Predicted 3D model of a 532-nucleotide part of an RNA (large-subunit ribosomal RNA, domain I) from Rhodobacteraceae bacterium bin131.
NCBI's taxonomy places the organism under Bacteria, Pseudomonadati, Alphaproteobacteria, Rhodobacterales, Paracoccaceae.
The full RNA is in RNAcentral, with records from SILVA.
The coordinates come from a structure-prediction model, not an experiment, and the mean pLDDT is 82.

Context: one part of a larger RNA
RNA sequence: GGCAUUUGGGGAAUGCCUUGGCAGCAAGAGGCGAUGAAGGACGUGAUACCCUGCGAUAAGCUACGGGAAGCCGGGAAUAGGCUUUGAUCCGUAGAUUUCCGAAUGGGGCAACCCACCUAUUGAUGCUUUAUUGAUGAGGCAACUCGUCAUUAAAGGAUCAUAUUAAGGUAUUAUAAAUCUGAAUAUAUAGGAUUUAUAAAGCAAACCCGGAGAACUGAAACAUCUAAGUACCCGGAGGAAAGGACAUCAACCGAGACUCUGUUAGUAGUGGCGAGCGAACGCAGACCAGCCAAGUUAUGAGAUUUACUAGAACGGAUUGGAAAAUCCGGCCAAAGAGGGUGACAGCCCCGUAUAGAAAAAGUUGAUUGACUGUAUUAAGUAGGGCGGGACACGUGAAAUCCUGUCUGAAGAUCGGGGGACCACCCUCGAAGGCUAAGUACUCCUUGCUGACCGAUAGUGAACCAGUACCGUGAGGGAAAGGUGAAAAGUACCCUGAUUAAGGGAGUGAAAUAGUACCUGAAACCGAAUGCUU
Numbered sequence: 001g002g003c004a005u006u007u008g009g010g011g012a013a014u015g016c017c018u019u020g021g022c023a024g025c026a027a028g029a030g031g032c033g034a035u036g037a038a039g040g041a042c043g044u045g046a047u048a049c050c051c052u053g054c055g056a057u058a059a060g061c062u063a064c065g066g067g068a069a070g071c072c073g074g075g076a077a078u079a080g081g082c083u084u085u086g087a088u089c090c091g092u093a094g095a096u097u098u099c100c101g102a103a104u105g106g107g108g109c110a111a112c113c114c115a116c117c118u119a120u121u122g123a124u125g126c127u128u129u130a131u132u133g134a135u136g137a138g139g140c141a142a143c144u145c146g147u148c149a150u151u152a153a154a155g156g157a158u159c160a161u162a163u164u165a166a167g168g169u170a171u172u173a174u175a176a177a178u179c180u181g182a183a184u185a186u187a188u189a190g191g192a193u194u195u196a197u198a199a200a201g202c203a204a205a206c207c208c209g210g211a212g213a214a215c216u217g218a219a220a221c222a223u224c225u226a227a228g229u230a231c232c233c234g235g236a237g238g239a240a241a242g243g244a245c246a247u248c249a250a251c252c253g254a255g256a257c258u259c260u261g262u263u264a265g266u267a268g269u270g271g272c273g274a275g276c277g278a279a280c281g282c283a284g285a286c287c288a289g290c291c292a293a294g295u296u297a298u299g300a301g302a303u304u305u306a307c308u309a310g311a312a313c314g315g316a317u318u319g320g321a322a323a324a325u326c327c328g329g330c331c332a333a334a335g336a337g338g339g340u341g342a343c344a345g346c347c348c349c350g351u352a353u354a355g356a357a358a359a360a361g362u363u364g365a366u367u368g369a370c371u372g373u374a375u376u377a378a379g380u381a382g383g384g385c386g387g388g389a390c391a392c393g394u395g396a397a398a399u400c401c402u403g404u405c406u407g408a409a410g411a412u413c414g415g416g417g418g419a420c421c422a423c424c425c426u427c428g429a430a431g432g433c434u435a436a437g438u439a440c441u442c443c444u445u446g447c448u449g450a451c452c453g454a455u456a457g458u459g460a461a462c463c464a465g466u467a468c469c470g471u472g473a474g475g476g477a478a479a480g481g482u483g484a485a486a487a488g489u490a491c492c493c494u495g496a497u498u499a500a501g502g503g504a505g506u507g508a509a510a511u512a513g514u515a516c517c518u519g520a521a522a523c524c525g526a527a528u529g530c531u532u
Stems, first nucleotide, its partner, number of pairs: 001531009015517001016481002020452002022449007029441002031202002039100003042055003046078002049075003061094006070082003105114003115169004121165001123163002126155005132149007171199010206237001207235004217224001221271001247254002258285005268276002289433003294370004301363005307355003313328005329346002331335001337349003382406008392418001413428005468475002488516001491503004
């Protein structure tokens, strides 16, 4: 040096675990905001910092209800307190709520700077008067003239008059009032001021409208496709949109709209390429019709926001510990689930079941009151030109919309039935409203999983959109586990009053010692044996 065995270091795989995620189901809720939001800055505790809560009334204040012995949030403790005169805690309703932020008095480099108005808004101050007390001067004394302080009242037109707090002061629209006021005489338009009401900004998706790409596919590419998608803008609601036939159908008839299945990858459309792609009908979900359909009051019952009651077990053995094993019992409208020193129906929290609200929210059976009820649509239908939408690319192209030019009829009328004409059938445009079935989930509650189990599952199980990177838009981590309980190693020794270790002690275990469950491999040692 090699090989083997044993035993360590190092490392963090594996196993087990789960505080966190993921995906759903059933309900709820579907908004917040000038009564100042969302989101922040700065403060706030006896104590420095961070998180959480809160706002100069600042881990809190008040009322009501619940509840019952402990409590003063967490990291994380110490001091000092509170509490059966019911605290802490939970629920409901209030109060307070600095500064920034739509931010709105003006400005501004967000959390800062600088103003004005109101005194018939308060306080202080001021002035006047009075009370009380102290004190100075004069005086024999009564008393007179002062000063300071205290208390009280009055004053803002007796005079002077400051500080501070509070409130107000943005813009636009609409309405009203007042004052003004052109061309232009009266007037009007316009302007100014005041008052009242409203708006603004934020928010995950769903919805409607406006505007609208390209990559790509066509194996190139231009019509076409991608796609009316993405992005952008405006607007609304809990849904939105649509909607009560100038619809379809086919000589039989149906009977608003929306959504689903089918019809059907059919009929069609298409450099007839790539592709695009219906409808009638049938079957379902849901059903509602109308012309201001209402407004308002009442509030049975239900439900949500705290809660209450809630059955039934002992012994022995093993063990650190019993819920394990054995023996013998019990409850069950409760053997869902979780916890407890190993696996518990009967130990604890719960569970089935039954019950509960001073206060607030939602729903709304019932019963009233009040109010109202339009009247048939012309620069329209249609036509020409140019576009767009319809599954339909101009095509034989109906139908719908309209930039432009035109332009009817009047129910004895008009539209449609895929060029067009006739017959026949069917409907009544150019006004408006309308629940349900449908779409979505930032959020709340309960439940579920042949979903994950720390390189997984959210980027984030942990103080994560953090640390860190970037001028910026933006990008974006790693990091879980002692033990049943800290019982977290008193004391001694080596050492530098270290680090670290050795004893001792705790514990079932310390090769469980906070570099902490298990602790593989790479890699690095030691001992022993064989061998060179």